[in-house]
Context: one part of a larger RNA
RNA sequence: AACGAACGCUGGCGGUAUGCUUAACACAUGCAAGUCGAACGAGAAAGCUUCUUCGGAAGUGAUUAAAGUGGCGCACGGGUGAGUAACGCGUAGAUAAUCUACCCUCUAGUCCGGGACAACUUCUCGAAAGGGGAGCUAAUACCAGAUAAUACCAAGAAUCGAGUGGUUCAUGGUUGAAAGGUUUACUGCUAGGGGAUGAGUCUGCGUACCAUUAGCUUGUUGGUAGGGUAAUGGCCUACCAAGGCGACGAUGGUUAGCGGGUCUGAGAGGAUGAUCCGCCACACUGGAACUGAGACACGGUCCAGACUCCUACGGGAGGCAGCAGUGGGGAAUUUUGCGCAAUGGGCGAAAGCCUGACGCAGCAAUACCGCGUGAGUGAAGAAGGCCUUUGGGUCGUAAAGCUCUUUGUCCAAGGGAAGAUAAUGACGGUACCUUGGGAAUAAGCACCGGCUAACUCCGUGCCAGCAGCCGCGGUAAUACGGAGGGUGCAAGCGUUGUUC
Numbered sequence: 001a002a003c004g005a006a007c008g009c010u011g012g013c014g015g016u017a018u019g020c021u022u023a024a025c026a027c028a029u030g031c032a033a034g035u036c037g038a039a040c041g042a043g044a045a046a047g048c049u050u051c052u053u054c055g056g057a058a059g060u061g062a063u064u065a066a067a068g069u070g071g072c073g074c075a076c077g078g079g080u081g082a083g084u085a086a087c088g089c090g091u092a093g094a095u096a097a098u099c100u101a102c103c104c105u106c107u108a109g110u111c112c113g114g115g116a117c118a119a120c121u122u123c124u125c126g127a128a129a130g131g132g133g134a135g136c137u138a139a140u141a142c143c144a145g146a147u148a149a150u151a152c153c154a155a156g157a158a159u160c161g162a163g164u165g166g167u168u169c170a171u172g173g174u175u176g177a178a179a180g181g182u183u184u185a186c187u188g189c190u191a192g193g194g195g196a197u198g199a200g201u202c203u204g205c206g207u208a209c210c211a212u213u214a215g216c217u218u219g220u221u222g223g224u225a226g227g228g229u230a231a232u233g234g235c236c237u238a239c240c241a242a243g244g245c246g247a248c249g250a251u252g253g254u255u256a257g258c259g260g261g262u263c264u265g266a267g268a269g270g271a272u273g274a275u276c277c278g279c280c281a282c283a284c285u286g287g288a289a290c291u292g293a294g295a296c297a298c299g300g301u302c303c304a305g306a307c308u309c310c311u312a313c314g315g316g317a318g319g320c321a322g323c324a325g326u327g328g329g330g331a332a333u334u335u336u337g338c339g340c341a342a343u344g345g346g347c348g349a350a351a352g353c354c355u356g357a358c359g360c361a362g363c364a365a366u367a368c369c370g371c372g373u374g375a376g377u378g379a380a381g382a383a384g385g386c387c388u389u390u391g392g393g394u395c396g397u398a399a400a401g402c403u404c405u406u407u408g409u410c411c412a413a414g415g416g417a418a419g420a421u422a423a424u425g426a427c428g429g430u431a432c433c434u435u436g437g438g439a440a441u442a443a444g445c446a447c448c449g450g451c452u453a454a455c456u457c458c459g460u461g462c463c464a465g466c467a468g469c470c471g472c473g474g475u476a477a478u479a480c481g482g483a484g485g486g487u488g489c490a491a492g493c494g495u496u497g498u499u500c
Stems, first nucleotide, its partner, number of pairs: 001499003005496005012371006018364002020329001025327003029324003034072003039069002047060005079282003088207008098199002103195008111145001113143002120135006151174004156169005180187003208254003215245003220242008257279004261272004284305005307318004335361001337360003343357001344355004374404004384395004410437006419427001444489005449470003455484005465472002
């Protein structure tokens, strides 16, 4: 000097930030991912109106709700740092070894048929969760057929190159697409080329400590063939060879997410990695794949395990390291708030819906910054305290008194935003402005032997105690405790911890 701090005493206001560093401990409750009727079939009820034989019927509600098929999204956004000493991260490259939904752009097309399955109806099993059988039905769901290629394959030529090869051209062959909707102009769908964006993989260099860790390795190192992948590769398999790494620190162990940055320092360096941004990893523990352009998927699936809950004991349900919140741990860390008004995201043609992202408010002197707690005058140097050589000195212009002011705060009244492009404002009658009121509502904490700014008295008597170091205290203690006085900071001041 600094802090995501804590503790003690004290505490007026505002602005801006920040707020589980410990148990990646366990979690009650609510919310955090939906949306589309302009893809599709089906489709209530309450209420209201009319009629009524008083039983009910019709219309509206209704282009509805709730659910189902289908599409897109759910791989983003948000959290955490357990693991990881690694191509994980940083930096510079490679991909002639790759993929990329939505978006932009270019070219061509969108022909003709079919059979199902949910929803629904019905039967049935189960305590429930949840199933099973039969029947009906639609589609941008599913499946045949047609047609097409610069898609794919083969060998060839030209050209280029950076090694495997890249690009272009012609020939032959192969596979083989589509879906409509609302409406009159759009939007979809299919195939192919290019772009953009995002991602995968590989490489050089850098990246903690221990040698009181010296040898390690059999898919191990390389080759051939095959498999697998979007893609290279022992990634996997078979066979062959016997290699590969290591004092330039292999292997083993310990610790740790990495970077931009942050703190300190004149710098070099040292320490650190909260908040914000980029990357990585994880989602009760371990394992696995499915779907998909993309996951081996926080609020998806399956299996195993531990734990919790329900049960009719047969069987089921769950995963806050999302936002709040609870218990526990701890020196220690906030509200079960408001709103989608703004910014951004998903879906939708749109209206719009969803969004604990986000915007705000609440709590906390946790930090930084700003403001205030009054100003002038006032000597009988009042009273009182303390000291005293008893003369006086000091607190001290300090107080009182008198004269003012209203900054900030408070009270009252009035006005009142920007943030919002036409509409729409949670914040919020907030910020701010005007008027009036009244010195009114607002000072503490530590220290005073030296280092180190600041001194006397009383008490105590190596006791009680102080202490960062040196050291004080055994009868005159500026060092302990109290008082008066003083010094330093100030809505804070000290102490402790940690770093430089």